[in-house]
RNA sequence: GCUCCUGUAGUCUAGCUGGAUAGGACACAACCCUGCGGAGGUUGUAGCCCGAGUUCGAAUCUCGGCAGGAGCA
Numbered sequence: 001g002c003u004c005c006u007g008u009a010g011u012c013u014a015g016c017u018g019g020a021u022a023g024g025a026c027a028c029a030a031c032c033c034u035g036c037g038g039a040g041g042u043u044g045u046a047g048c049c050c051g052a053g054u055u056c057g058a059a060u061c062u063c064g065g066c067a068g069g070a071g072c073a
Base pairs, nucleotide, nucleotide: 001072002071003070004069005068006067007066010026011025012024013023019056028044029043030042031041032040049065050064051063052062053061
C1' cells in the first nucleotide's frame, strides 16, 4: 500500500431479508424481603463509533472517515 471482517448502555451480547417501545445478562441505584447480607424479589438509570446519502421510514442499505483485528505484498 491492497483486500476482507468487526464496531449496539460501565462490561458482554441479540437484532443487521428497512417499519419491534432497540431485547437480554452482569454491574450500578432505590425500595421490598431478611436476624444480617455480598442471597432472593420489584422498579429504575444508561446504548446503535462519527459524518453524509438513498428512502415516506435507516441500528439495518450505499459512500467517506475513525478505531480494532486478519490476510497479502
This is a predicted structure of a 73-nucleotide RNA (transfer RNA) from a Nanobdellota archaeon. Lineage of the source: Archaea > Nanobdellati > Nanobdellota. The sequence is in RNAcentral, with records from ENA. Its Rfam family is "tRNA". From the family's description: Transfer RNA (tRNA) molecules are approximately 80 nucleotides in length. The family's RNA type in Rfam is transfer RNA.